[in-house]
RNA sequence: AACGAUAAAGGCAAACUUUCUGAAAGGAAAGGACGCAAAGCUACGAGCCUAAGGCAAAUGCUACGGUCGUCGGGUUACCGAAA
Numbered sequence: 001a002a003c004g005a006u007a008a009a010g011g012c013a014a015a016c017u018u019u020c021u022g023a024a025a026g027g028a029a030a031g032g033a034c035g036c037a038a039a040g041c042u043a044c045g046a047g048c049c050u051a052a053g054g055c056a057a058a059u060g061c062u063a064c065g066g067u068c069g070u071c072g073g074g075u076u077a078c079c080g081a082a083a
Base pairs, nucleotide, nucleotide: 003080004079011036012035016031017030018029019028020027021026034069040075041074042073044072045071046070047067048066049065053062054061055060
């Protein structure tokens, strides 16, 4: 460097509930653990979600809003069995 144990020490926290916040998707905090070896950070590419505003005659379209626990990229990092 790469890899990832039924290892050790520690870490994060899905669904759900409550409160706050937001037009919504979503976010924050507390509780809670399905999972996670980058489930740390980063919306850069793809995907996905939402549609306030804008467009439209209209159920519609649209991201400048989100999501890194969808995948990829970038970046930083604890531990050390086997191969």
The RNA shown here (c-di-GMP-I-GGC riboswitch aptamer) has 83 nucleotides and comes from Litchfieldia alkalitelluris. The prediction has a mean pLDDT of 90. Lineage of the source: Bacteria > Bacillati > Bacillota > Bacillaceae > Litchfieldia.